[in-house]
Predicted 3D model of a 545-nucleotide part of an RNA (large-subunit ribosomal RNA, domain I) from Candidatus Brachybacter algidus.
The full RNA is in RNAcentral, with records from ENA.
Model confidence (mean pLDDT): 84 of 100.
It matches the Rfam family "Bacterial large subunit ribosomal RNA".
Context: one part of a larger RNA
RNA sequence: AGCGUAGGGUGGAUGCCUUGGCACUAAGAGCCGAUGAAAGACGUGAUAAGCUGCGAAAAGCUUCGGGGAGGAGCAAAUAUCCAUUGAUCCGGAGAUCUCUGAAUGGGGAAACCUAACUGAGCAAACCUCAGUUACUAUAUAAUGAAUACAUAGUUGUAUAGAGGGAACUCGGGGAACUGAAACAUCUAAGUACCCGAAGGAAAAGAAAGAAAUUAAUCGAUUUCCUAAGUAGUGGCGAGCGAAAGGGAAAGAGCCUAAACCAGAAGACCUAGUCUUCUGGGGUUCGGACUGCAUUUAGCAUUGAAUAAGGUUAGACGAAUGGUUUUGGGAAAGCCAACUAAAGAGGGUGAAAGUCCCGUAGUCGAAAACUGAGUUCAGCGAGCAGUAUCCAGAGUAGUGCGGGGCACGAGAAACCCUGUAUGAAUAUAGGGGGACCACCCCGUAAGGCUAAAUACUACUUAGUGACCGAUAGCGCAUAGUACUGUGAAGGAAAGGUGAAAAGGACCCCGGGAGGGGAGUGAAAGAGAACCUGAAACCCUGUGUUU
Numbered sequence: 001a002g003c004g005u006a007g008g009g010u011g012g013a014u015g016c017c018u019u020g021g022c023a024c025u026a027a028g029a030g031c032c033g034a035u036g037a038a039a040g041a042c043g044u045g046a047u048a049a050g051c052u053g054c055g056a057a058a059a060g061c062u063u064c065g066g067g068g069a070g071g072a073g074c075a076a077a078u079a080u081c082c083a084u085u086g087a088u089c090c091g092g093a094g095a096u097c098u099c100u101g102a103a104u105g106g107g108g109a110a111a112c113c114u115a116a117c118u119g120a121g122c123a124a125a126c127c128u129c130a131g132u133u134a135c136u137a138u139a140u141a142a143u144g145a146a147u148a149c150a151u152a153g154u155u156g157u158a159u160a161g162a163g164g165g166a167a168c169u170c171g172g173g174g175a176a177c178u179g180a181a182a183c184a185u186c187u188a189a190g191u192a193c194c195c196g197a198a199g200g201a202a203a204a205g206a207a208a209g210a211a212a213u214u215a216a217u218c219g220a221u222u223u224c225c226u227a228a229g230u231a232g233u234g235g236c237g238a239g240c241g242a243a244a245g246g247g248a249a250a251g252a253g254c255c256u257a258a259a260c261c262a263g264a265a266g267a268c269c270u271a272g273u274c275u276u277c278u279g280g281g282g283u284u285c286g287g288a289c290u291g292c293a294u295u296u297a298g299c300a301u302u303g304a305a306u307a308a309g310g311u312u313a314g315a316c317g318a319a320u321g322g323u324u325u326u327g328g329g330a331a332a333g334c335c336a337a338c339u340a341a342a343g344a345g346g347g348u349g350a351a352a353g354u355c356c357c358g359u360a361g362u363c364g365a366a367a368a369c370u371g372a373g374u375u376c377a378g379c380g381a382g383c384a385g386u387a388u389c390c391a392g393a394g395u396a397g398u399g400c401g402g403g404g405c406a407c408g409a410g411a412a413a414c415c416c417u418g419u420a421u422g423a424a425u426a427u428a429g430g431g432g433g434a435c436c437a438c439c440c441c442g443u444a445a446g447g448c449u450a451a452a453u454a455c456u457a458c459u460u461a462g463u464g465a466c467c468g469a470u471a472g473c474g475c476a477u478a479g480u481a482c483u484g485u486g487a488a489g490g491a492a493a494g495g496u497g498a499a500a501a502g503g504a505c506c507c508c509g510g511g512a513g514g515g516g517a518g519u520g521a522a523a524g525a526g527a528a529c530c531u532g533a534a535a536c537c538c539u540g541u542g543u544u545u
Base pairs, nucleotide, nucleotide: 001544002543003542004541005540006539007538008537009536015530016495017494020467021466022464023463024462025461026460027459028458029456030455031164032163039100040099041098042055043054044053046078047077050074051073061094062093063092064091065090066089070082071081072080105114106113107112115133116132117131118130119129120128121127135161136160137159138158139157140156141155142154143153168199169197170196171195172194173193179186183235209218210217222249223248224247225246226245232240233239253448254447255446256392260280261279262278263277264276265275266274267273268272286390287389288388289385290384291383292382298379299378302377303376304375305374306373309370310369311368312367314363315362316361320336321335322334323333325332337354338353339343345357346356347355397421398420399419400418401417402416403415404414407433428443430441431440432439482489483488502529505516506515507514508513
């Protein structure tokens, strides 16, 4: 030195555990903000660095309820206090709430600097304290240029807005990688991303609809299953890809413009006409108008009152003992019982229905919020006739250029519109996939509309053939430490023991550390602490050279 073997060291795998995650279910909630948000800075404790709470009234103040013996957070210790005259704690309501931040008196390198006016403290100035003072829009009042009337402008008052937020929604913009085995039409994809706006949902929505010769009807919208990977579309490549119809969920319909009537104001070429405004009327199986009859069928949406119930603290809550078995410890074993509308779960020195918290079940609110329903207010009807009048214009349509429709210009209808044009008026006009005729269906160019649908930052309850510390969120907590000028990137790190009983005292040592002693079931559980694999290192020993 090699190979064995035994014992150690190092190391932190494995096993077991779980404070934390992940995914989902059911309910709730679905917005916060100039009454100053979200997010922060700085303070605040007897001692106080961090977290948490709170705000100069600062781990808190008041009040109303709950609760009932200890309490002054995580978090020890000492001191000093509080508490059955009810503290701490839990819930409702209120008070306070520095500075920054939309940040809003002005400024500014966020958490800082610095004003004016009014009021108070003062006899007064300074000073201190309190309040007000940003901008925009709308409404309204006053004032008021060039310029006579006016207008612009200026000033005041009132109301609103501004900013933030996880996803979902609608709108305005809008890629490329990629696929086509290259690539250009095409695809990816109207995706990612940017911007705007809104709500608890949004959007859509009461037909100028869908359909139809094989059957003839259906009756707003939305979503799901199907029709169907069908009909189609497509360098007919890659691919893209319906609809009607059928079955379900949910269901709900309405308001205007106009004709006509009444009133007011204004204008003008003033016997009057026109315009504007207000009220009535009216809304598609049309209406006005004329005639007749009548006070009611009904109402998702508006306002008020009331209210079962619910939410935000809680309360009661069955039933076991023994053991000289084992053990450190009984919940284990043995013996004998009980209870169950409760044998879900967790804890307790191992494994507990009957020890503790709970569980089934039954109750409970001073206060605040919510609220099915009910009542009242409010809204709101019918029949006949058809002469006249009305029924949404730079609209429909057309040419050119684009876009959307499953549909790439195609036989290309339909929808939107940049540009140029440009009708008709219910005897009218639109659609039924070029176009024409017949037939059929509806009535554009105004508006509103719950539910079924989408999502989950958040709250409560629960579930898992989900993870168990290199896993599971990046985080058993941390957006911390650290990196970067910055945008941004971004870790590692869990476990003594039932209980600190965390090793008094002695010895060696400068200390670290160790040896005794003691605690403990165990210290080969000693804080570098459960278990403690391997690599690697060392010692003894066998053997080989």